[in-house]
The prediction has a mean pLDDT of 84. Predicted 3D model of an 86-nucleotide RNA (c-di-GMP-I riboswitch aptamer) from Shewanella sp. MR-4. It matches the Rfam family "c-di-GMP-I riboswitch aptamer". From the family's description: GEMM was predicted in a large-scale screen for bacterial structured RNA regulatory elements.
RNA sequence: GGCAAACUAAUUGAAAAAUUAGGACGCAAAGCCUCCGGUCUAAGGUUGUAAAGGGAUGUUGAAACUAAGAUAGCGGGGUUGCCUCA
Numbered sequence: 001g002g003c004a005a006a007c008u009a010a011u012u013g014a015a016a017a018a019u020u021a022g023g024a025c026g027c028a029a030a031g032c033c034u035c036c037g038g039u040c041u042a043a044g045g046u047u048g049u050a051a052a053g054g055g056a057u058g059u060u061g062a063a064a065c066u067a068a069g070a071u072a073g074c075g076g077g078g079u080u081g082c083c084u085c086a
Base pairs, nucleotide, nucleotide: 002027003026007022008021009020010019011018012017025073031079032078033077035076036075037074038071039070040069044066045065046064047063049061050060051059
């Protein structure tokens, strides 16, 4: 010299979260990449029960499961890497 957590505002998104501006808790790769594990979310999908209904494989709602979403500032791994002084 570099990056920028919480928080605030705006925007995007179903959400998790992201981007931009402000802001600095921290960071020696807190540069980049989801290959592995973890964590978060659950729109869509699956299961499924309840309700309305003459009835249904259709409709609506609770619940459970699920990443193709997110996190590189959760860890591992991969990859690249500035200037000055000693």